[in-house]
Context: one part of a larger RNA
RNA sequence: CUGGGUGUAAAGGGAGCGUAGGUGGUAUGGUAAGUCAGAAGUGAAAACCCAGGGCUUAACUUUGGGAUUGCUUUUGAAACUAUCAAACUAGAGUGCAGGAGGGGUAAGCGGAAUUCCCUAGUGUAGCGGUGAAAUGCCUAGAUAUUAGGAAGAACACCGGUGGGGAAGGCGGCUUACUGGACUGUUACUGACAUUGAGGCUCGAAAGCGUGGGGAGCAAACAGGAUUAGAUACCCUGGUAGUCCACGCCGUAAACGAUGAAUACUAGUUGUUGGGGGGCAUAGCCCUUCGGUGACGCAGUUAACGCAUUAAGUAUUCCACCUGGGGAGUACGUUCGCAAGAAUGAAACUC
Numbered sequence: 001c002u003g004g005g006u007g008u009a010a011a012g013g014g015a016g017c018g019u020a021g022g023u024g025g026u027a028u029g030g031u032a033a034g035u036c037a038g039a040a041g042u043g044a045a046a047a048c049c050c051a052g053g054g055c056u057u058a059a060c061u062u063u064g065g066g067a068u069u070g071c072u073u074u075u076g077a078a079a080c081u082a083u084c085a086a087a088c089u090a091g092a093g094u095g096c097a098g099g100a101g102g103g104g105u106a107a108g109c110g111g112a113a114u115u116c117c118c119u120a121g122u123g124u125a126g127c128g129g130u131g132a133a134a135u136g137c138c139u140a141g142a143u144a145u146u147a148g149g150a151a152g153a154a155c156a157c158c159g160g161u162g163g164g165g166a167a168g169g170c171g172g173c174u175u176a177c178u179g180g181a182c183u184g185u186u187a188c189u190g191a192c193a194u195u196g197a198g199g200c201u202c203g204a205a206a207g208c209g210u211g212g213g214g215a216g217c218a219a220a221c222a223g224g225a226u227u228a229g230a231u232a233c234c235c236u237g238g239u240a241g242u243c244c245a246c247g248c249c250g251u252a253a254a255c256g257a258u259g260a261a262u263a264c265u266a267g268u269u270g271u272u273g274g275g276g277g278g279c280a281u282a283g284c285c286c287u288u289c290g291g292u293g294a295c296g297c298a299g300u301u302a303a304c305g306c307a308u309u310a311a312g313u314a315u316u317c318c319a320c321c322u323g324g325g326g327a328g329u330a331c332g333u334u335c336g337c338a339a340g341a342a343u344g345a346a347a348c349u350c
Stems, first nucleotide, its partner, number of pairs: 004321003007304002012318001014202004021195003025088002028085004033081002035077008048066007091192001092189003096184003102178001104177003109172001110155001114151003118148005126137002163170001207248006216242002221237004259317006267295013299306002323350003332343004
């Protein structure tokens, strides 16, 4: 390299948009680049293969044929690919109507809880914590309790293998702006599609920079315990951080450990968003489109399992794998303020 693979054995890029490229619907006509057929030229000789000849045979040598699967020229064919022309509507898209939901920005608001401080009241000796304790708080009046005030953060119940989103992820309420999906009906465009190396954008948590904020929680740190020790588990405190704005970082078991798209292939049952029809109309039944679950046949799989939401049957494109360790390391390069990220070996060893 080929072949074979990528849910769990090595292997699907974290996700999207999209450039080049690859692949591409139905029908008609033309061309003939690919394709197919014929002919001619060339494809040196030796070597090779076949049939013979010559050395006693063989190796060796020699004659003839083949082969040299290629290239060039030329004559045709027109199914397929390509291309040109003019079409089509089943793919795709645009417009219209309806409603559930997500994200971002801005402003104001809500109640429960927590803490604090302040204020005021009641009230007196403990509170807190644990397996048991102690550190800690408290007669300068704590804990408990009542009323009022302040602050920040998160949104109980509803809440549901429920919904929306490409993924990360998204739950108090309200307003404005905005993307997408679905359903219905037809009208329009007429292949405008699919995938997508590079590229661009988004991307949890932690971390970084500047400025705010800081209730609770809490790396680091301090103390108390435990213990042989205890740089831990438990307890009392507690700073970064967690929150906001702007900018960076670009990684996760970023998981369904399952790339995207299209078509086809038994069923049963739940839930969710619509449409159509019927009936004995708070509803029930039938049917259909989209999503999301649980089973299960064929098939598949090493097995587990998957099974119309495929890991089945096929096609197209991209990414990735090739024994374990060394190692996601070294070196180089690119990016980053840094932390580091991306790319990514070899010697050696089993």
Predicted 3D model of a 350-nucleotide part of an RNA (small-subunit ribosomal RNA, central domain) from an uncultured bacterium. The coordinates come from a structure-prediction model, not an experiment, and the mean pLDDT is 81.